[in-house]
RNA sequence: GCGGUUGUAGUAUAGUGGUUAGUAUUCGAGGUUCCCAACCUUGCAACCUGGGUUCAACUCCCAGCAACCGCA
Numbered sequence: 001g002c003g004g005u006u007g008u009a010g011u012a013u014a015g016u017g018g019u020u021a022g023u024a025u026u027c028g029a030g031g032u033u034c035c036c037a038a039c040c041u042u043g044c045a046a047c048c049u050g051g052g053u054u055c056a057a058c059u060c061c062c063a064g065c066a067a068c069c070g071c072a
Stems, first nucleotide, its partner, number of pairs: 001071007010025004018055001027043005048064005
């Protein structure tokens, strides 16, 4: 330099164009316990950036950025 894959809460991940973006874990609050752990209830927190297509985009297209893999 060229090609491919991936990018979603702090972390890990689901989401084949349409109802409030779901689950686990972390974290906060409450309950339980003599205390801790465990357990139960509840809350906060996310679509890599810019543009395009569309009535409607995490999803499709283009460019960029980052990580990984391959080729030279």